[in-house]
């Protein structure tokens, strides 16, 4: 808060429950003085998870991965049956490590698809450095390179919001190496800590069903109505 079951996000299931992320603890390693922070593993007992004010632009092109799942042409395999073929046999019919069709299994370098990235270009508002106008100097505008972080990266996708995102502040707990100060990390100061969900996160339009063209073994993908 509550519908009194129950409450950390998400996926999946009829459902009991799983499975991915987050935290929390443990254990072994790295940085860091320390707070912490990070990998790996492994368990769950989920309590906690602050405010406010700002940004909404870019939104393109190309290209590398991915489990589960979905089909199965060839290909391998069983097989009542039905035809053909070959053998034997006077037939009648027997029998075949032979073929053709059917029907069932197996099979992905095939499909789809939660996602995990890359190259190039591009992007609000702030930072970081340069130029220039304004100016006495400052304030304030403009242009331009640069890191951060975004787009790319929804269900094909358009628009609107703002956050769990990018930025400026504040509040709370914690550390103390170095610098000033000192009886003290108590005080400047400097540093952490206050989860994730955004491969659409909320809302609505569109799309998704369906038909018809073409491809196409199927699964399935296109382009319209």
């Nucleotide at each position: 808060c509550u519908a009194c079951g129950g409450a950390c996000u998400u996926a999946g299931a009829a459902a009991a429950c799983u499975g991915a992320g987050c935290c929390u603890u443990a254990g072994c390693g790295g940085a860091g003085a320390a707070a912490u922070c990070u990998g790996c593993u492994a368990a769950g007992u989920g309590g906690a998870a602050g405010c406010u004010c700002u940004c909404a632009a870019a939104c393109u092109c190309a290209g590398g991965g991915a489990a589960a799942c979905c089909u199965a042409a060839c290909u391998c395999u069983a097989g009542a049956u039905u035809g053909a073929g070959g053998u034997g046999g006077c037939a009648a019919c027997a029998c075949c490590a032979u073929u053709a069709a059917c029907u069932g299994g197996a099979u992905a370098c095939g499909g789809c698809a939660a996602u995990c990235c890359u190259g190039a270009g591009c992007c609000a508002a702030g930072c970081u450095g340069g130029c220039g106008a304004g100016a006495a100097c400052u304030a304030u505008c403009g242009c331009u390179a640069g890191a951060a972080g975004g787009u790319g990266c929804a269900g094909a996708g358009g628009c609107c919001c703002g956050a769990c995102g990018g930025g400026a502040g504040c509040u709370a707990c914690c550390c103390u190496a170095a610098c000033g100060u000192a009886g003290a990390g108590a005080c400047g100061a400097g540093g952490g800590u206050a989860a994730a969900g955004g491969g659409a996160g909320g809302g609505u339009c569109c799309a998704a069903u369906u038909c018809u063209c073409a491809a196409a073994a199927c699964c399935u993908g296109g382009c319209u109505g």
A computed fold for a 225-nucleotide RNA from Nodosilinea sp. LEGE 06152, annotated as Group I catalytic intron. It was read from a public genome assembly, where an Rfam model found it. Taxonomically the source falls in Nodosilinea (Bacteria, Bacillati, Cyanobacteriota, Nodosilineaceae). It matches the Rfam family "Group I catalytic intron". From the family's description: Group I catalytic introns are large self-splicing ribozymes. They catalyse their own excision from mRNA, tRNA and rRNA precursors in a wide range of organisms. The core secondary structure consists of 9 paired regions (P1-P9). Its mean pLDDT, the model's own confidence on a scale to 100, is 76.